[in-house]
RNA sequence: GGGGCGGUAGCACAGCGGUCAGUGCGGGGCACUCUAAAUGCUUAGUUCAUGGGUUCAAAUCCCAUCCGCUCCA
Repeated sequence: GGGGCGGUAGCACAGCGGUCAGUGCGGGGCACUCUAAAUGCUUAGUUCAUGGGUUCAAAUCCCAUCCGCUCCA
């Protein structure tokens, strides 16, 4: 330098162009308990890597850039 895959909540990840972007763990609150753990219920948290474009509508499609992994040179 070129190719491929990826970047979504604190962490690990899901998410056919169409409600409000979700699950688990973690965080807050409550219940249970003599207390704690475990368990159950509940709740907050996301400008979807960045900037453009296409579209009535974009996390999703297209382009450029940045970062990570990997292959080739």